[in-house]
């Protein structure tokens, strides 16, 4: 310098060829228990790395850019 891949909740990851962003763990509250843990129920938590574009509608399509990994030179 070029090519490919990854970036979504605090963490690990989903989201079926564009149609209201979810799960597990963790966290908060409650139930249960003599108490804790475990278990059960509920809740909170996201400008989908970033800046634009296309579209009635973008995590998904297009362009630039940042970080990380791999490969080539």
């Nucleotide at each position: 310098u070029g090519a490919g891949g990854a970036g979504u909740a605090g963490c690990u990851c989903a989201a079926u060829u564009g149609g209201u962003a979810g799960a597990g763990c963790a966290c908060u509250c409650g139930a249960c228990c003599g108490a804790u843990a475990a278990u059960c129920g509920a809740g909170a938590g996201g400008u989908u790395g970033u800046a634009g574009g296309u579209u009635c509608a973008a995590g998904c399509c297009c362009u630039g850019u940042c970080u990380c990994c791999u490969c080539a030179a």

Predicted 3D model of a 73-nucleotide RNA (transfer RNA) from Catonella sp. NCBI's taxonomy places the organism under Bacteria, Bacillota, Clostridia, Lachnospirales, Catonella. Its Rfam family is "tRNA". It is annotated as a transfer RNA. Rfam links the family to the GO term triplet codon-amino acid adaptor activity. Rfam describes the family as follows. Transfer RNA (tRNA) molecules are approximately 80 nucleotides in length.